RNA sequence: GAGUCGGUCGGGCGGCCGCGGACGCGGGAGCGUUCGAGGAAAGUCCGGACUCCACAGGGCAGGGUGCUGGGUAACGCCCAGGCGGGGCGACCCGCGGACAGUGCCACAGAGAACAGACCGCCCCCGCCGAAGACGGCUCGCCGCCGAGGCGGAGGCAAGGGUGCAACGGUGAGGUAAGAGCUCACCAGCGGCCGGGUGACCGGCCGGCUCGGCAAACCCCACCCGGAGCAAGGCCAAGCAGGGGGCGGGCGGCCCGUCGGAUGCCCCCGGGUAGGCUGCACGAGGGUCGCGGCGACGCGGCUCCCAGAGAGAUGGUCGCCGCCGCGGGCGCGAGCCGCGCGGCACAGAAUCCGGCUUACAGGCCGGCUCCU
Numbered sequence: 001g002a003g004u005c006g007g008u009c010g011g012g013c014g015g016c017c018g019c020g021g022a023c024g025c026g027g028g029a030g031c032g033u034u035c036g037a038g039g040a041a042a043g044u045c046c047g048g049a050c051u052c053c054a055c056a057g058g059g060c061a062g063g064g065u066g067c068u069g070g071g072u073a074a075c076g077c078c079c080a081g082g083c084g085g086g087g088c089g090a091c092c093c094g095c096g097g098a099c100a101g102u103g104c105c106a107c108a109g110a111g112a113a114c115a116g117a118c119c120g121c122c123c124c125c126g127c128c129g130a131a132g133a134c135g136g137c138u139c140g141c142c143g144c145c146g147a148g149g150c151g152g153a154g155g156c157a158a159g160g161g162u163g164c165a166a167c168g169g170u171g172a173g174g175u176a177a178g179a180g181c182u183c184a185c186c187a188g189c190g191g192c193c194g195g196g197u198g199a200c201c202g203g204c205c206g207g208c209u210c211g212g213c214a215a216a217c218c219c220c221a222c223c224c225g226g227a228g229c230a231a232g233g234c235c236a237a238g239c240a241g242g243g244g245g246c247g248g249g250c251g252g253c254c255c256g257u258c259g260g261a262u263g264c265c266c267c268c269g270g271g272u273a274g275g276c277u278g279c280a281c282g283a284g285g286g287u288c289g290c291g292g293c294g295a296c297g298c299g300g301c302u303c304c305c306a307g308a309g310a311g312a313u314g315g316u317c318g319c320c321g322c323c324g325c326g327g328g329c330g331c332g333a334g335c336c337g338c339g340c341g342g343c344a345c346a347g348a349a350u351c352c353g354g355c356u357u358a359c360a361g362g363c364c365g366g367c368u369c370c371u
């Protein structure tokens, strides 16, 4: 200098004004004390806690996950490892099964799955050809060039060509030309032995070769009941409903009966508005020690840290910091108590663990390559 991986901050201090919660004081207006957004509070994509509903057990259907072993409350997350691919490297990316079955493989190409012969290579047969064939030059003839050409019946898959992909790769032998036809090595397949918890790795032997796609159906293993804080619980105006009492008529009174239209009082259950709760002490933060390669776990000490209502956490001034442009000084690295401009992405709403996405500008650390 270039790069790669991880962690972390994301303006600081002060004055004035303002907002929300809790507590205290005050008759009240209000005053005082204290606390008051994030690493992503975001997307709502996964996983859980909590709550209500459903549920004997097993299976089918449906959905999800997918190398191995661990971590965790759980996960599609994290850690360690394995294999493959990329990179000089640090490092990054990917991951069940295609000998269970079915299906698909566009275009191009002769042939795309138990394939195929377009160009090409080779043997044989026949014919033509230095009296010049075939082909070319030339509008054409003449002329010129000069050695093979055409047809038939076969063999081959080495080379060319098509394609994302062409039925193992490289080399040697072999052959008319060729070919796992034979051999060596490599890849792949099968078996045995050894190592590893395992994915897998190493060695030996064998017969010589087997395409790809599962984000096509499918197979295998494991997981999954539904709805969500507007969950749910408690209290409960007003209006409507139900029951009772009082008041009216039947000549006066009691019983009874009629009418039940209005009024007053009491009670009842469900429950609207509204209020309280859920709801801020939690898989919590900091620090130290121990165990573990690590994710993480265990233990000690310590801290209390927003919480609601359609929703507060802001504004302004000064100084400082950082960046850019301009100016000045200095031979220069650079400096300036000079001016102007800028300092992101974004904002809790039941809570927690992840993933993903956004982010001006920094800081710290490990490692790699080049000089």
Stems, first nucleotide, its partner, number of pairs: 001369009011320007019036007038345001042356002045354005050228004062224005067081005082095005096219002101217002103213003118160002120156003124152005135145003168186006187209001189206007232277004241268006248258003284303008321343006327336003